[in-house]
Context: one part of a larger RNA
């Protein structure tokens, strides 16, 4: 130095970008590693082998091997590096051109709700398994007319799309990211992961102003029970919504890190090219998503199966009985909840 795993049994950071590292396409030259051949060293005693000598033996003597290093030197060029020169296939730029809830920011809409006003109009109305809280002759539920507030945007809708994830849904408008397709014009390895870093990150929750219909934690209060600090029903505050700031966690899931290559098919849908044809369409084919299903292979088993959980390669992150415990100290962040790092005694 070198195990064996990480979809469900412990284990894939929520996401991503980028420093250090690691690891890298095709070819020439050249030769530091590297490999070969020769020369020096590499005392001497000891270990190792053959012999010999004290009666054996331990012990001593001789000879051989070895001393796996190291320096010079003289050659190889397949691999590794480095340097120098070339390629076009990775990767990127350009040109065109179509899709699309992909971000921000202004603006408009319509339908439903509540409430206000004003007409009609009379007693119930609503609410449940049946009920009471509750509202109502100070005119309600109901219609039918105006107003005025917030907030979500039916139907289209579709294991459809779009984004790195978290997520994105009414219309228009301006800004602005990114994927694809064709062209095959340009540079010429410029890539790949990525410890640390840095930034996005559902809801809830925090400050500070705003806002406030509906809905609703906490609370009232009505049933239901044996009891109901619940489920049901009336009410109802934070919140929910917006600015601006924080908080950084979720079954942040495909419970499956990112690249890259290769390995039977068949069918559905999206978004582009291309041929061909009998041309308002249809068939053939090719590239990029998004699905079911199935071979080989895998797997415990369920299952996956070109969008792999097959067969490879790189880089990272992660587990190592079960409880203590994602807890305690201590450290960093934070206004605070509280997060992230992260043991040990003891027990089975």
């Nucleotide at each position: 130095c070198u195990g064996g795993g990480c979809g469900u049994a412990c284990a894939g950071c929520g996401c991503a970008c980028c420093u250090a590292g690691g690891c890298g396409g095709u070819u020439a030259u050249u030769c530091a590693g590297u490999c070969a051949g020769a020369g020096g060293u590499g005392a001497a005693a000891g270990c190792c082998c053959g012999g010999g000598g004290c009666u054996c033996a331990a012990c001593c003597c001789c000879g051989g091997a070895a001393c796996u290093g190291c320096c010079u030197u003289u050659g190889a060029a397949a691999c590794u590096a480095g340097a120098u020169g070339a390629c076009u296939g990775g990767a990127a730029u350009c040109u065109u051109g179509g899709a699309g809830a992909g971000g921000u920011c202004a603006g408009u809409g319509g339908a439903a709700u509540u409430c206000c006003g004003a007409g009609u109009g009379u007693a119930g109305a609503g609410g449940u398994g049946a009920a009471a809280u509750u509202c109502g002759u100070a005119g309600a539920u109901a219609u039918u007319c105006g107003g005025a507030a917030g907030a979500a945007c039916a139907c289209c809708a579709g294991u459809g799309g779009c984004g790195a994830a978290g997520g994105c849904g009414a219309c228009u408008g301006a800004c602005u990211g990114g994927a694809c397709a064709a062209g095959u014009a340009u540079u010429g390895a410029c890539g790949c992961u990525g410890a640390g870093g840095u930034g996005c990150g559902a809801a809830a929750g925090c400050g500070u102003g705003g806002g406030g219909a509906g809905c609703a934690a906490a609370c009232a209060g009505g049933a239901u029970u044996a009891g109901a600090u619940a489920c049901c029903c009336u009410g109802g505050u934070a919140g929910u919504c917006c600015a601006c700031g924080c908080c950084g966690u979720a079954a942040a899931c495909g419970a499956u890190g990112a690249u890259a290559a290769c390995u039977a098919g068949c069918u559905g849908u999206c978004c582009g090219g291309a041929c061909a044809c009998u041309u308002g369409g249809u068939g053939u084919u090719u590239g990029g998503g998004u699905g079911g299903c199935g071979c080989a292979g895998c797997u415990a088993a369920c299952g996956c199966a070109u969008u792999a959980a097959g067969u490879u390669a790189u880089c990272c992150g992660c587990c190592u009985g079960g409880g203590g415990a994602g807890u305690a100290c201590g450290g960093u962040c934070g206004c605070a909840a509280g997060a992230u790092u992260a043991a040990a005694a003891c027990u089975c």
A computed fold for a 348-nucleotide part of an RNA from an uncultured bacterium, annotated as small-subunit ribosomal RNA, central domain. Its mean pLDDT, the model's own confidence on a scale to 100, is 89. It matches the Rfam family "Bacterial small subunit ribosomal RNA".